[in-house]
RNA sequence: GGAUAUAAAAAUAAGUAAUUCCAUAUAAUCUUUUAAAUAUGCUAAAAGAGUAUCUACUAGGAGAGCGAAAAUCUUCUUUCUAUGGGCGCACGUGUGUGCCCU
Numbered sequence: 001g002g003a004u005a006u007a008a009a010a011a012u013a014a015g016u017a018a019u020u021c022c023a024u025a026u027a028a029u030c031u032u033u034u035a036a037a038u039a040u041g042c043u044a045a046a047a048g049a050g051u052a053u054c055u056a057c058u059a060g061g062a063g064a065g066c067g068a069a070a071a072u073c074u075u076c077u078u079u080c081u082a083u084g085g086g087c088g089c090a091c092g093u094g095u096g097u098g099c100c101c102u
Stems, first nucleotide, its partner, number of pairs: 002100001006096001011095003015091001020086006026056001029049007041066002050057001059077006
């Protein structure tokens, strides 16, 4: 210097889909209206609040209470989403290098 090189070997840099972790938000929470059930029951729908915030706002277990009425309460476990950051393999890129020629 070359080859649409890196096939057999082999070093390194930054980036980094995925995967995953941490932090913040939000307590998977609260309020209201309508309808439903009744100790083998305690449910369903809609609207709103909540977030520098889109979406979501469930599911399951345990207990208490309500003596037949219309109203629930406590507790445990379990996500997704948004934003920021970390690790990071594949992948491609760069440097370098084996090989060949001069």